[in-house]
RNA sequence: GGAGUCGUCCAGGCGAUCGCUGGGCUGCAAAGCCUGGAGGAAAGUCCGAACACCACAGGGCAGGGUGCUCCGUAACACGGAGUCGCGGCAACGCGAAGGAAAGUGCAACAGAGAGCAGACCGCCCCCCUCGUUGCCCCGGUGGGCAGCGCGGAGGGCAAGGGUGAAACGGUGCGGUAAGAGCGCACCAGUUCCCCGGGCGACCGGGGAAGCUAGGCAAACCCCACCCGGUGCAAGACCAAAUAGAGGGGCGUUUGAGGGCGGCCCGCCCAAGCCCCCGGGUAGGUCGCAUGAGGUGCCGAGCAAUCGGCGCCCCGAGAUGAAUGAUCGCUGUCCGUCAGGCGGGUAACCGCCGCCGGAAACAGAAUUCGGCUUACGGAUGGCUCCGGCC
Numbered sequence: 001g002g003a004g005u006c007g008u009c010c011a012g013g014c015g016a017u018c019g020c021u022g023g024g025c026u027g028c029a030a031a032g033c034c035u036g037g038a039g040g041a042a043a044g045u046c047c048g049a050a051c052a053c054c055a056c057a058g059g060g061c062a063g064g065g066u067g068c069u070c071c072g073u074a075a076c077a078c079g080g081a082g083u084c085g086c087g088g089c090a091a092c093g094c095g096a097a098g099g100a101a102a103g104u105g106c107a108a109c110a111g112a113g114a115g116c117a118g119a120c121c122g123c124c125c126c127c128c129u130c131g132u133u134g135c136c137c138c139g140g141u142g143g144g145c146a147g148c149g150c151g152g153a154g155g156g157c158a159a160g161g162g163u164g165a166a167a168c169g170g171u172g173c174g175g176u177a178a179g180a181g182c183g184c185a186c187c188a189g190u191u192c193c194c195c196g197g198g199c200g201a202c203c204g205g206g207g208a209a210g211c212u213a214g215g216c217a218a219a220c221c222c223c224a225c226c227c228g229g230u231g232c233a234a235g236a237c238c239a240a241a242u243a244g245a246g247g248g249g250c251g252u253u254u255g256a257g258g259g260c261g262g263c264c265c266g267c268c269c270a271a272g273c274c275c276c277c278g279g280g281u282a283g284g285u286c287g288c289a290u291g292a293g294g295u296g297c298c299g300a301g302c303a304a305u306c307g308g309c310g311c312c313c314c315g316a317g318a319u320g321a322a323u324g325a326u327c328g329c330u331g332u333c334c335g336u337c338a339g340g341c342g343g344g345u346a347a348c349c350g351c352c353g354c355c356g357g358a359a360a361c362a363g364a365a366u367u368c369g370g371c372u373u374a375c376g377g378a379u380g381g382c383u384c385c386g387g388c389c
Base pairs, nucleotide, nucleotide: 001385002384003383004382005381006380007379008378009377010376012330013329014328015327016326017325018324020037021036022035023034024033025032026031039361043372044371046370047369048368049367050366051231052230053229054228063227064226065225066224067223068082069081070080071079072078083097084095085094086093087092098222099221103220104219105216106215120161121160122157123156124155125154127152128151130149131148132147133146134145135144136143137142169187170186171185172184173183174182188212189211190209191208192207193206194205195204196203197202235286236285237284238283244277246276247275248274249273250272257269258268259267260266293312294311295310296309297308298307299306300305332358333357334356335355339352340351341350342349343348
């Protein structure tokens, strides 16, 4: 210098003006003043909880989830530290990682054969026919024996070839007609036993058995553990208008009540009128902002995390849903950037700087703990490669 890998941090700052919104104060009101006002993901709503209501004696079935180990946590499908496997030269990354020698099932195409399989080419044995070579017999067409070859029938083999994602251990020697764990040696694996290390997953070593057992369980299934349902539109309280279950009072020629502007008389209409009241609707209030809270130091632990002490004016709470806009100064970065300064013979390098430009993803809606996804920039550790001293 390049390539890679793993983290950490920030999400520009200050001021003015106008505007939106929660709270407080003043005010009869209008309004004014003071003060608070998005995120690292507020997002996806994927897990786990708090909280609320409903259901619930206990046990089981069904259903769902999780699935190496230990630790952490309120809990988790989360985190930390490890184990094993895979990828990478490495730093490091990825893994729903129990069981396929319980059962059922599945495997396209190719291939002879795809589960305790199979024989296409091939290798080997025996028989038959024919051809041919050599030898022998016979007077000869011919016959016999041996070898080789084409073809046919039967049998053996699974070494080699070939197919496939996958073909029932590998190498070598023996063995055989040819072969084969058929036998043996070594190696790999499996099961079982023993010893040592580790809390454990597991690791290291030794021995026995020819045991060689394929893959898929995010296929059914088996095993172990866990799990009620619905969600703040949960739910609690207050409570109109209208209708009304129910109760009471008054009244129907002894006229309640209503109309004729308030009262009396009068006239007209007139069978209903008034009061109490449960529940619930509209609407309103609460739930709803101090909590598994943050932070400093000390201690325990490899770490996640936990404990102790101190500090904290830690302050969004809207609901057709606020949190914004403009301007000025300034920080950072970029440029094809007026110009200036320094070094150098020069090419050029460094610094300052006018001007112009850039700054992402996105926005609370009961609240927390995680995960995932989106996205701009700064910075550090580690690994590998190259160059120079």
RNAcentral holds the sequence, with entries from ENA. This is a predicted structure of a 389-nucleotide RNA (Bacterial RNase P class A) from a Desulfobacterales bacterium. NCBI's taxonomy places the organism under Bacteria, Pseudomonadati, Thermodesulfobacteriota, Desulfobacteria, Desulfobacterales. The gene name in the source record is rnpB. Rfam family: Bacterial RNase P class A. By type it is a ribozyme. Model confidence (mean pLDDT): 78 of 100. The model forms 95% of the base pairs in the Rfam consensus.